RNA sequence: ACGAACGCUGGCGGCGUGCUUAACACAUGCAAGCUGAACGGGGCAUUGUAGAGUAGCAAUACAAAACAAUGUUCAGUAGCGGACGGGUGAGUAAAAGACGAGAAGCUGUCGGUCAGAGGGGGAUAACGUUUAGAAAUGAACGCUAAUACCGCGUAAGCCUAAGGGUGAAAGCAGAAAUGCGCUGACAUGAGGUGCUCGUAGCCUAUCAGGUAGUUGGUGGGGUAAUGGCCUACCAAGCCAAUGACGGGUAGCCGGCCUGAGAGGGUGAACGGCCACACUGGAACUGAGACACGGUCCAGACUCCUACGGGAGGCAGCAGUGGGGAAUAUUGGGCAAUGGAUGAAAGUCUGACCCAGCGACGCCGCGUGAAUGACGAAGGUCUUCGGAUUGUAAAGUUCUUUUAUACGGGAAGAGUAGAGGACGGUACCGUAUGAAUAAGUCCCGGCUAACUACGUGCCAGCAGCCGCGGUAAUACGUAGGGGACGAGCGUUGUCCGGAAUUACUGGGCGUAAAGGGCAUGUAGGCUGUUUAGCAAGUCAGUAGUAAAAUGCUGAGGCUUAACCUCAGCAAGCUAUUGAGACUGUUAGACUGGAGUACUGAAGAGGCAAGGGGAAUUCCCAGUGUAGCGGUGAAAUGCGUAGAUAUUGGGAAGAACACCGGUGGCGAAGGCGACUUGCUGGUCAGUAACUGACGCUGAGGUGCGAAAGCCAGGGGAGCAAACGGGAUUAGAUACCCCGGCCGCACUAGUGAUUAACGAUGAAUGCUAGGUGUGUGAGUAGAGAUACUGACGUGCCGCAGUUAACGCGAUAAGCAUUCCGCCUGGGGACUACGGCCGCAAGGUUGAAACUCAAAGGAAUUGACGGGGGCCCGCACAAGCGGUGGAGCACGUGGUUUAAUUCGAUGCAAACCGAAGAACCUUACCUGGGUUUGACAUGUUAGUGGUAAGAGGCUGAAAGGCAGAUGACUUAACCUUCGGGUUAAGAGCUAACACAGGUGCUGCAUGGCUGUCGUCAGCUCGUGUCGUGAGAUGUUGGGUCAAGUCCCGCAACGAGCGCAACCCCUGCAUUUAGUUGCUACCGAGAGAGACGAGCACUCUAGAUGGACUGCCGCCGAUAAGGUGGAGGAAGGUGGGGACGACGUCAAGUCAUCAUGGCCCUUAUGUCCAGGGCGACACACGUGCUACAAUGGCCGGUACAAAGGGAAGCGAGCCCGAGAGGGUAAGCGGAUCCCAUAAAGCCGGUCGCAGUUCGGAUUGAGGUCUGCAACCCGACCUCAUGAAGCUGGAAUCGCUAGUAAUCGCGCAUCAGCAUGGCGCGGUGAAUACGUUCCCGGGCCUUGUACACACCGCCCGUCACACCAUCCGAGUUGGAGGUACCCGAAGCCGGUAGUCUAACCGCAAGGAGGACGCUGUCGAAGGUACGUUUAGUGAGGAGGGUG
Repeated sequence: ACGAACGCUGGCGGCGUGCUUAACACAUGCAAGCUGAACGGGGCAUUGUAGAGUAGCAAUACAAAACAAUGUUCAGUAGCGGACGGGUGAGUAAAAGACGAGAAGCUGUCGGUCAGAGGGGGAUAACGUUUAGAAAUGAACGCUAAUACCGCGUAAGCCUAAGGGUGAAAGCAGAAAUGCGCUGACAUGAGGUGCUCGUAGCCUAUCAGGUAGUUGGUGGGGUAAUGGCCUACCAAGCCAAUGACGGGUAGCCGGCCUGAGAGGGUGAACGGCCACACUGGAACUGAGACACGGUCCAGACUCCUACGGGAGGCAGCAGUGGGGAAUAUUGGGCAAUGGAUGAAAGUCUGACCCAGCGACGCCGCGUGAAUGACGAAGGUCUUCGGAUUGUAAAGUUCUUUUAUACGGGAAGAGUAGAGGACGGUACCGUAUGAAUAAGUCCCGGCUAACUACGUGCCAGCAGCCGCGGUAAUACGUAGGGGACGAGCGUUGUCCGGAAUUACUGGGCGUAAAGGGCAUGUAGGCUGUUUAGCAAGUCAGUAGUAAAAUGCUGAGGCUUAACCUCAGCAAGCUAUUGAGACUGUUAGACUGGAGUACUGAAGAGGCAAGGGGAAUUCCCAGUGUAGCGGUGAAAUGCGUAGAUAUUGGGAAGAACACCGGUGGCGAAGGCGACUUGCUGGUCAGUAACUGACGCUGAGGUGCGAAAGCCAGGGGAGCAAACGGGAUUAGAUACCCCGGCCGCACUAGUGAUUAACGAUGAAUGCUAGGUGUGUGAGUAGAGAUACUGACGUGCCGCAGUUAACGCGAUAAGCAUUCCGCCUGGGGACUACGGCCGCAAGGUUGAAACUCAAAGGAAUUGACGGGGGCCCGCACAAGCGGUGGAGCACGUGGUUUAAUUCGAUGCAAACCGAAGAACCUUACCUGGGUUUGACAUGUUAGUGGUAAGAGGCUGAAAGGCAGAUGACUUAACCUUCGGGUUAAGAGCUAACACAGGUGCUGCAUGGCUGUCGUCAGCUCGUGUCGUGAGAUGUUGGGUCAAGUCCCGCAACGAGCGCAACCCCUGCAUUUAGUUGCUACCGAGAGAGACGAGCACUCUAGAUGGACUGCCGCCGAUAAGGUGGAGGAAGGUGGGGACGACGUCAAGUCAUCAUGGCCCUUAUGUCCAGGGCGACACACGUGCUACAAUGGCCGGUACAAAGGGAAGCGAGCCCGAGAGGGUAAGCGGAUCCCAUAAAGCCGGUCGCAGUUCGGAUUGAGGUCUGCAACCCGACCUCAUGAAGCUGGAAUCGCUAGUAAUCGCGCAUCAGCAUGGCGCGGUGAAUACGUUCCCGGGCCUUGUACACACCGCCCGUCACACCAUCCGAGUUGGAGGUACCCGAAGCCGGUAGUCUAACCGCAAGGAGGACGCUGUCGAAGGUACGUUUAGUGAGGAGGGUG
């Protein structure tokens, strides 16, 4: 933007517009007639003449037939018109259409000019009679008219062989004038129409050759006219890569839509042209048709029928059925415009003008305006304060477009007048009254607009990205908001954005894309100069480019849409000019190109010949047991003599060193030597030619390796194959063998990562440095410089997405060729061409995905690299894994065995201590404002409380003597009483409560990498950017520690230090500590005394690579030494960067959301957390003599103590009991430290080891030790004799070993946290295992290697290909049949006009017949579509 459709909604008007599908079939009505002033009749009416006849005595009245006139009507003859107007787009790629030219034409009516209309004739329809038929429709005979028809005369004209021939007419009306007609002619006008040429405009080459009336000529025919338009003959042409022929699709144009334009799409309405009219064919009439509402024939279909035969054609207007997503009334009128006819009045006109239906489109208007805060109610949200809906509503004051009612009422109508379908319409006035009138879509980003609830990867949304798995601004609903508005959304289609087919205006090293390489045809492009021409080009003028549309400016409808007027354009043609450039013709030039000559290098090619080293084989000698091979082996070879070694011989293939980012070639490619033949290149000279050039679609040639065909050849190597190994397997890698093949000759094949992933050619644009081959200049020379052609590297400008390229361009330009246009499908299918085959070349589509891809960045990763560290390995010591027991966990069990923690980083973990409690679990019994908090309301002095009682396992329940407290007011006999309130209690309601769920909604806390040395920022700089730099590098360190360097300079969090303990000293202070000196004492620092020492606990000092030597870079630092209590962070602790693991914890606590509320809350009793076939983890005790046991004896530190530690004394064998001093502690107590040392015993054993288990008796704690505590004593005396694979800790006061204390705690310690005693071994070293740090490299990973990802197989679905076939369509060729009809022939039949006296003739009609000829039939092959058992691969899941 739309001829739209669909969904929801819908007030009015104006102007437009409305079967895009079935060119499917059509009921009914209407759509083309008119003329009596061309003609004759029939009917009817009137008038006139007439008067049969009737009535009457008659006058007279009535009056039929007939004739005439007038009017009207009906069919017929005749004329004009039915070729216009209206519809549709099937066919058509040229026979069409558009634009522009042209010559060989015709033209009714109309206009112009000239001339004419004399004189005759014969018919025929209508009509009448008869007759056939159901009908449609006829037949025979008879009559008649004309502007119907026909001769004769005449005219111009036309034809001519120049004699001649041919050759027209009509009247009618009128009293007349005159008017309307008639005939012929024209270099005639206008309009119409036929024909020819040029130009441009669809797809397909998987259509490459087409064509026999085909191309041309001559004669003839035909036409209005040219022409193979037709025919006979002759010639063999004609069209085609500038795309013929074939196939597909399509009416063309003005225009319309879009776009900045160039373009792209389209061809509804309006206008021009064409084609068609049920399908196919054909002619007739006519000025015009091969004719939409005419004719004939054939076919299909429908209808009528008396079965003999007939009728029909809506792609005219309405309308019907059908198809479809979808498209209107069987309306009014000829009033206007236009058409036919007529002299005219008029008639006809579904053309047209109007109305109706449809929001289908465009345009305009309305659904009210002002005021209105208490910011009402309601809704929604809420942090509960409020916010928002919102001046919105209500209310008050106005207005009346629109709608309704009533009244008035046009223009359109030209003129002398009449005449309006629309229409009582538009418009105007009055009245009532805010009254009658708003929706649709959207609200995650793009994209304007956010909250709540519901849902819970469901339901659903979605244009792209993507939303939804319990807090969804994305689904659904609501509130609010945004956009547009009588519409709004959706779908479809076209253009745009899309520079995404690139003419304007793209690309091809790596993203898709350079042909494998050359040669060369057509074609394209082409150096300097002179002259001519004027095709291209440029300019002027003229014609044309219909109108409408468009643009500009005006005007008319109230405005707009709409309508009207004026002006304006590219193109094509003609003509006149210009002459730069392109072109063309002629001439000239030498710079491009080529030739010649002088030199040069080279694995350039082909052929022939001979060569040495090596390998293998054969023969012979020497010689003996192995050889060979590998990571290690084995197969294999060898006592039949190998390997090794010496000599001789044979064969084939390849040519070491030289050898070089050296050379040559177009590419593939080329490597010993000699000879012959041969191609190209370079340098120099400047003699010759004089643009001879470049590129190159097709074509042609060359073209590695493997392969194929034929022949010979065959040493070595070696696909296939065999064997041996490796391995889970090993159809591999390794080893031993080994056919084809690799080599040669002649062919075939034509591919590759045929790569510089970079087509060829030419010119231009800084340099530096190698190397190969010529030349020049200078120099005696070494050599230096200059320039050329190759071949490399670095690099400026420039370029590039970046990487990179950079005179060997991927830079700046020109020319030509090839190629690309998302990934997959697909280097595929089908078809063509090539090939012996293998296969090659050309090369799609359906379907499917939203990516595929490039370059670079940061990470992570690597069975990549470099450097470094760590009890990481190694070196050591001791363990675990085996036993018994303890504890924890899994599993199992259970009514319950509560829950959590699960690799390292869960598993003596939460738990620093489960008999009840704890306790969260189970069973049972209770309770419901609750065990606990706050508030509101109501009640309550015999209230709250409550001894004792009953019941019960308890909780609880029942009853209950006695019986208060605080404050205020009032009364009082001052004893107290009354009332109110509070507290308490009771009841009701808000609420409490939850160890219920979610650690993946969270806070806090914690673990881990890791005490690893890292993690970042500001400014600057670099890069299009992500990012980089700093932080990398050289050293050094435990350390991103420090030094040096550096486009970086600084800074922060980490490291270190500051803090604590410990090691030395000084000082201060001495009680509860200490005791050297003095005194005293029976002993003991017990006392006097003292504070020196130890010690206690405050302060201070001390260590900093400070000093010296060496190393290092003169640094940082390292190393050794001195001094020192301590030496290079002295030892230990606390301290944990940015972050990672959705790590752990909702059961410490806190907390969002959800859930329970006589229960998932709460209380109680009992049970359970303690179970036990098993499995795992952490420990204890051991297996013994470096030991066990017995006796004696020595030395700690650090702690704790009042519901506590508890001395001493007594009792007990002991656990312990009794009594009781002291001590809230440097005072008293726990409290004897143990290993050790001394002495004794045991003698290698399941023991005097080991102590499990079990029995018995006790002690203690506690309401209570049955499930289920610790300890004591006696008895019992299990496994176990040092532990498989595997695995853990530790580098010095450490490991190992020994005991002591504390927390928790009534009681319970093999665990945890601390304390001291005794006190080792080893570290060569960094290859390996694990973890980590830095740098670097690769990457298709980024959830980051526990990553990504390939193929088969199985299943489902989808499209495609092949397929024995089979069913349709289309067009072709050949033949058969041959309607109608035109043309031709004609011997039969018939025949008014003319000729003839006549006979007859001319002419005509019919019949018959020939060519052509539609439909139909037969045969063959082509093409296309459907379908097909089965087969094949592909896609998606």